[in-house]
RNA sequence: GGGCCGUUAGCUCAGUUGGUAGAGCGUUGCAUUCGCAUUGCAAAGGUCAGGAGUCCGAUUCUCCUACGGUCCACAA
Repeated sequence: GGGCCGUUAGCUCAGUUGGUAGAGCGUUGCAUUCGCAUUGCAAAGGUCAGGAGUCCGAUUCUCCUACGGUCCACAA
């Protein structure tokens, strides 16, 4: 320098033909208990890495940038 993959909640990750974003764990509250644990119910938590474009509408398509991973090439 080039190719490919990834970036979504605090963490690990889903999200198939573009149509108002979810799970598990964790956190908080309530119930249960004499009190914990467990279990059940509920809630909070997201500029979907950043920017631009296409579209009535973009997490999803296109381009650029950043970061991470991987492979190739060059040099030493």

The RNA shown here (transfer RNA) has 76 nucleotides and comes from Omnitrophica WOR_2 bacterium GWA2_47_8. Rfam family: tRNA. Its family is annotated with triplet codon-amino acid adaptor activity in the Gene Ontology. Taxonomically the source falls in Candidatus Omnitrophota (Bacteria, Pseudomonadati). The RNAcentral record of the sequence draws on ENA.